This is a predicted structure of an 84-nucleotide RNA (transfer RNA) from a Chloroflexota bacterium.

[in-house]
RNA sequence: GCCGAAGUGGCGAAACUGGCAAACGCACCGCACUCAAAAUGCGGCGGGCGUACGCCCUUGUGGGUUCGAGUCCCACCUUCGGCA
Numbered sequence: 001g002c003c004g005a006a007g008u009g010g011c012g013a014a015a016c017u018g019g020c021a022a023a024c025g026c027a028c029c030g031c032a033c034u035c036a037a038a039a040u041g042c043g044g045c046g047g048g049c050g051u052a053c054g055c056c057c058u059u060g061u062g063g064g065u066u067c068g069a070g071u072c073c074c075a076c077c078u079u080c081g082g083c084a
Base pairs, nucleotide, nucleotide: 001083002082003081004080005079006078007077010026011025012024019067028044029043030042031041032040046057047056048055049054060076061075062074063073064072
């Protein structure tokens, strides 16, 4: 230099055909249980604004296509693999 794969909450990971983003697990928070803890059970858990109902934003970054993009197209960044 060329080719290919991957990048999604704090971490792992799903969404396979373009149609509710984050299911599920871990971690974390609260409660129950316990003398206390562990284990277990129940509930909660991306960010911003707001007293709240709610509104807006978020799939590595920036653009594009589309009524609609994690998904398709272009450029770039990072990691991994292959060829030279």
The RNAcentral record of the sequence draws on ENA and MGnify.